[in-house]
Molecule: transfer RNA
Organism: Candidatus Nealsonbacteria bacterium
């Protein structure tokens, strides 16, 4: 230098155009003499960043940055 994937919640990651989820963690209830476990809930994202198409973008298109593999 080229080429690929990858960027969503503390952390692991779903989510193929129409309401942003799960699991774990974190807190607050129940339950138990008490701790654990279990069972109910809460809270926590400007979906890396810039534009573009579209009625409508986490999804698609383009570039920016960042990682992680691969060719020289």
């Nucleotide at each position: 230098g080229c080429c690929a994937g990858c960027g969503u919640a503390g952390c692991u990651c779903a989510g193929u155009g129409g309401c942003a989820g799960a699991g774990c963690a974190a807190c607050u209830c129940u339950u138990u003499c008490g701790u654990a476990a279990a069972g109910a809930g809460u809270a926590g994202g400007c979906c890396a960043c810039c534009g573009g198409u579209u009625c409508g973008a986490g999804u698609c298109c383009g570039g920016u940055c960042g990682c992680u593999g691969g060719c020289u």